[in-house]
Context: one part of a larger RNA
C1' cells in the first nucleotide's frame, strides 16, 4: 500500500450543530497546475535480459545491444479534474399564505383518588393470605357523613394516532418560542453533502446545596414459607421518587439497521395538507409522514423489499477467533460513584 465486512454471526458513534479535510449541478472564457503526446539532456560502471566471442565445457571473463518503467528542460494538446471568469435554475435557501401537532420553557387553574387531621353517626372487629401471623382497634378502629390541610400523578378521549435530532413528550388555560409540511412560484443564484478533532443536548439510577414529602419504595425490621430462606408472599419503613440550581454522561440510548442523493412492479390501511368534482359516497389526481402485505433484486438463512437489508455516488464511524478484558497501567474528565481512551503475558 492493499482485502472482505458491520439487522440477528465481530462490527453503526446515544443524538445533533459544526471546524479542518474529502466529495460536489448547468453553461462560457482565459491560463495550462494535474493529465496526455513529441524532443533534448540525464538516468555511472558492474549486475539482470538479448546477440556474439574467449578459457577443452561450465562456472567465470570479454564485446555489443536492449533496458534503466525515473527526473529536469523544452515544445504541443485542452476532453476531464483543479484554477480564473461569465451565465442559468432542476440542488439549497429566502419571501408570502393556510392548516396540523403530548415539540420546548415559564406562570396559573381544575377534578377524581390515596394517606393524614378535626367533628358527627355507630360497635367489635378490621386488615392481610394459598393458609396464617406480625399490624391496627373499646384510649372507639374498619364502615359512613361533613369540614380541613398537603403532595404526587393526570382516568375516559387514546389510536402499529401525533410531535421531536435523539433522550423523550399526555388534565385545562395564558404568555414566550423551535421545527417540519402543503399551496403560491415572487426572490438569491451552487450559497451544497458529509464531517476527524471541537461544542452542545442526552432516560433511569447516583452525587452536592437548599426545599418538599401524599402514595410508592432499594436498605432495614418484623411475620410467614422452607431442610435453610440474607428471597419470592405479608405488615411496617428510610434514602430516593417531586421542585430549584449545579454535577454525572451511561442504557437491550434498539429499527440491535450512520447521514445524504438518484433510480427500481403493485394493490391495501392510518395521518397532515392541496386539486378537481355531481360539493354525498367517493377519486386511475398530487404531495409530506406513518403501518401491515407483496414482485424484481438481495441475503448463509431468517427475512428486507420505494420508510431496502435492491441498485448507485461520494463522506464519517466501526470490526478482524474465544477467554484474559472493555480489565491492568498511563493519560483526560469527575466531589465521589465512576466514565472515556485502552493493552500484554498466559491459555484454548
Nucleotide at each position: 500500500c492493499u482485502g472482505g465486512g458491520c439487522g440477528u454471526a465481530a462490527a453503526g458513534g446515544g443524538c445533533g450543530c459544526g471546524u479542518a479535510g474529502g466529495c460536489g449541478g448547468c453553461u462560457u472564457u482565459g491560463g495550462c497546475a494535474g493529465u496526455c503526446g513529441g524532443a533534448u539532456g540525464u538516468g555511472a560502471a558492474a549486475g539482470c535480459c538479448c546477440g556474439g566471442g574467449g578459457c577443452u565445457c561450465a562456472a567465470c571473463c570479454c564485446c555489443g545491444g536492449a533496458a534503466c518503467u525515473g527526473c529536469c528542460u523544452u515544445u504541443g494538446a485542452u476532453a476531464c479534474u483543479g484554477u480564473u471568469u461569465u451565465u442559468c435554475u432542476a440542488g439549497a435557501g429566502u419571501c408570502u399564505g393556510u392548516g396540523a401537532g403530548a415539540g420546548g420553557a415559564u406562570g396559573g387553574c381544575g377534578g377524581a383518588a390515596u394517606a393524614c387531621c378535626c367533628a358527627g353517626u355507630g360497635u367489635a372487629g378490621a386488615g392481610g393470605u394459598g393458609a396464617a401471623a406480625u399490624u391496627c382497634g373499646u384510649a372507639g378502629a374498619u364502615a359512613u357523613u361533613g369540614g380541613g390541610a398537603g403532595g404526587a400523578a393526570c382516568a375516559c378521549c387514546a389510536g402499529u394516532g401525533g410531535c421531536g435530532a435523539a433522550g423523550g413528550c399526555g388534565g385545562c388555560c395564558a404568555u414566550c418560542u423551535g421545527g417540519a409540511u402543503c399551496g403560491g412560484c415572487a426572490c438569491u443564484g451552487a450559497c451544497g453533502c458529509u464531517g476527524a478533532g471541537g461544542c452542545g443536548c442526552g432516560a433511569a439510577a447516583g452525587c452536592g446545596u437548599g426545599g418538599g414529602g401524599a402514595g410508592c419504595a432499594a436498605a432495614c425490621a418484623g411475620g410467614a414459607u422452607u431442610a435453610g430462606a440474607u428471597a419470592c408472599c405479608c405488615u411496617g419503613g428510610u434514602a430516593g421518587u417531586c421542585c430549584a440550581c449545579g454535577c454525572c454522561g451511561u442504557a437491550a440510548a434498539c429499527g440491535a439497521u450512520g447521514a445524504g442523493u438518484g433510480c427500481u412492479a403493485g394493490a391495501c390501511g392510518c395521518u397532515g395538507g392541496g386539486c378537481a368534482g355531481c360539493a354525498u359516497a367517493g377519486g386511475a389526481c398530487u404531495u409530506g409522514g406513518u403501518g401491515g402485505c407483496g414482485c424484481a433484486g438481495c441475503u448463509a438463512a431468517c427475512g428486507c423489499a420505494u420508510u431496502a437489508a435492491g441498485u448507485u455516488c461520494a463522506c464519517c464511524g466501526c470490526c478482524u477467533g474465544g477467554g484474559g478484558a472493555g480489565u491492568a497501567c498511563g493519560g483526560u474528565c469527575g466531589c465521589a460513584a465512576g466514565a472515556u481512551u485502552a493493552a500484554a503475558a498466559c491459555u484454548c